[in-house]
Context: one part of a larger RNA
RNA sequence: GGCACAUGGGGGAUGUCUUGGCGUUGGAAGGCGAUGAAGGGCGUGAAAGGCUGCGAAAAGCCUGGGGGAGCCGUCAAAUAGGCGUUGAUCCCGGGAUUCCCGAAUAACUGCGAAAGCAGGGCGAACGUGGGGAACUGAAACAUCUAAGUACCCACAGGAAAAGAAAGAAAACUCGACUCCCUGAGUAGUGGCGAGCGAAAAGGGAAUAGCCCAAACCGGAUACUACGGUAUCCGGGGUUGUGGGACCAACAAUAUGUACGCGAAUUGCUAGGAGAAUCUCUGAGGAAACAGAGACCAUAGAGGGUGAUAGUCCCGUAUCCGAAAGCAUGAAGCGGCUAGUUGGCACCCGAGUAGGGCCGGGCACGUGGAACCCGGUCUGAAUCUGCGAGGACCAUCUCGUAAGGCUAAGUACUAACCAACGACCGAUAGUGAAAAGUAGCGCGAGCGAAAGAUGAAAAGAACCCCUUCUAGGGGAGGGAAAGAACCUGAAACCAUGUGCCU
Numbered sequence: 001g002g003c004a005c006a007u008g009g010g011g012g013a014u015g016u017c018u019u020g021g022c023g024u025u026g027g028a029a030g031g032c033g034a035u036g037a038a039g040g041g042c043g044u045g046a047a048a049g050g051c052u053g054c055g056a057a058a059a060g061c062c063u064g065g066g067g068g069a070g071c072c073g074u075c076a077a078a079u080a081g082g083c084g085u086u087g088a089u090c091c092c093g094g095g096a097u098u099c100c101c102g103a104a105u106a107a108c109u110g111c112g113a114a115a116g117c118a119g120g121g122c123g124a125a126c127g128u129g130g131g132g133a134a135c136u137g138a139a140a141c142a143u144c145u146a147a148g149u150a151c152c153c154a155c156a157g158g159a160a161a162a163g164a165a166a167g168a169a170a171a172c173u174c175g176a177c178u179c180c181c182u183g184a185g186u187a188g189u190g191g192c193g194a195g196c197g198a199a200a201a202g203g204g205a206a207u208a209g210c211c212c213a214a215a216c217c218g219g220a221u222a223c224u225a226c227g228g229u230a231u232c233c234g235g236g237g238u239u240g241u242g243g244g245a246c247c248a249a250c251a252a253u254a255u256g257u258a259c260g261c262g263a264a265u266u267g268c269u270a271g272g273a274g275a276a277u278c279u280c281u282g283a284g285g286a287a288a289c290a291g292a293g294a295c296c297a298u299a300g301a302g303g304g305u306g307a308u309a310g311u312c313c314c315g316u317a318u319c320c321g322a323a324a325g326c327a328u329g330a331a332g333c334g335g336c337u338a339g340u341u342g343g344c345a346c347c348c349g350a351g352u353a354g355g356g357c358c359g360g361g362c363a364c365g366u367g368g369a370a371c372c373c374g375g376u377c378u379g380a381a382u383c384u385g386c387g388a389g390g391a392c393c394a395u396c397u398c399g400u401a402a403g404g405c406u407a408a409g410u411a412c413u414a415a416c417c418a419a420c421g422a423c424c425g426a427u428a429g430u431g432a433a434a435a436g437u438a439g440c441g442c443g444a445g446c447g448a449a450a451g452a453u454g455a456a457a458a459g460a461a462c463c464c465c466u467u468c469u470a471g472g473g474g475a476g477g478g479a480a481a482g483a484a485c486c487u488g489a490a491a492c493c494a495u496g497u498g499c500c501u
Base pairs, nucleotide, nucleotide: 001500002499003498004497005496006495007494008493009492015486016452017451020424021423022421023420024419025418026417027416029413030412031122032121039101040100041099042055043054044053046079049075050074051073061095062094063093064092065091066090070083071082072081108119109118110117111116126157127155128154129153130152131151137144141191167174168173178205179204180203181202188196189195209405210404211403212349216235217234218233219232220231221230222229223228240383242348243347244346246343247342248341249340250339256336257335259334260333261332266327267326268325269324271320272319273318278293279292280291281290282289294311295310296300302314303313304312354378355377356376357375358374359373360372361371364390385400386399387398388397389396439446440445459485462474463473464472465471
């Protein structure tokens, strides 16, 4: 020096565990804010650093309800001082207080004569609208694609949007909208490349229809050429087998309601009751384990207890419960809500429909390109009217534009409640079982590591060595584990013994 074995050190793998995550289902909720939010700063305790709570009335105040013996939050044990069966602490409802910053506002904006009212900001996704890429694909690339995606902006709601046919169609037709299945990767579109990609019919979910403008009548105000005109208000009226106004005749109090009041009921926001095991034996530190016997069960879900408990504890099945607040909203009341026939020819949404040029949207890239929207230039008709049926024309059929409202079925889940998982188990699972912390960066921003003594601190009194420190040796306690604490692999480092050189 090597090899082997043994004993240690070192290190923190592995095993076991779970306070934390991840996902799904159902319910409920779908907002908060100038009555000052979200989010912060600073305070606030007997002592007080972090967290939590709270706000100069400051781990709290008042009040209604629940609850019933202990309590003065936590890391975090102890001390001091207090409170409580005259019901504290604690839980739920309502109220009071609520410093400073922050939309942050004695302002500004909109409306209004003014008084004043409203707005502004925040919030996970879902929604509508206004803007709107590129990488990429086309095996290059330009039309095209990616994609009206990402992203930005505005605004809204619990949903939004759409919506009661100027529809779809071609049957003896259907009858608002939305969503799903199917039709169908079809018809089409496409440097006919890459790709893009319908609709109707059919089957389901859910169902709901309405209100204005105008004609005509009345009123007020202003103007007037005294004929009337204009504006506002009330009545009237709302349709495509065309409807309505006006004139004439007839009939008549039904039906519905998405509006208001109302408040039965039910649910939510604290809770309550809740069965049944004892004895012996065994090993053990400890019984819930094993053996022998017993009981309950609308409860043998689950968790805890010194190992594995239906019957020890919390619970579970089942049943019960609200002074107050919130949600729901039956009955009832109120409001609103209907016609038929004939005549007449007054009305039926105008810089609109349509057209030219140029764009955009439609699955549809200019194509034979209808339909819808915009810019620009033009520009009709009023029911014997007008639009559509994919150029266009005719016939036929369908509809009635240029005003508006409208639940349900559909989309989403930040937060709340309940439950579940052939999901993870500390290099996993969230970045985070400690945290958006420590730390880094001028800043926008980036962003960790780190879990486990034991059943119980019983956390090692006392003695000895010592630089009176670290550490060690006894002792005591414990089943073991000594705080650098469960288990404790390997690398690596020692010591001892043996063998070889």